[in-house]
RNA sequence: GGGCCCGUAGCUCAGCUGGGGGAGCGCUUCAAUGGCAUUGAAGAGGUCGAGGGUUCAAAUCCCUCCGGGUCCA
Numbered sequence: 001g002g003g004c005c006c007g008u009a010g011c012u013c014a015g016c017u018g019g020g021g022g023a024g025c026g027c028u029u030c031a032a033u034g035g036c037a038u039u040g041a042a043g044a045g046g047u048c049g050a051g052g053g054u055u056c057a058a059a060u061c062c063c064u065c066c067g068g069g070u071c072c073a
Base pairs, nucleotide, nucleotide: 001072002071003070004069005068006067007066010025011024012023013022019056027043028042029041030040031039032038049065050064051063052062053061
């Protein structure tokens, strides 16, 4: 330098055939217990890596860039 894959909640990841942003763990509050653990209920937390484009509408399609992994040179 070139090819491919990945970037979504604090962490691990789904969603990527365009229309509701999610799961588990973690966190907060409440209840059960004398307390902890545990269980149950409720809740907070994300400009979907950045910018631009297409579209009525983009996490999803297109372009550029940034970061990580891998292969080739």
Molecule: transfer RNA
Organism: Anaerolineae bacterium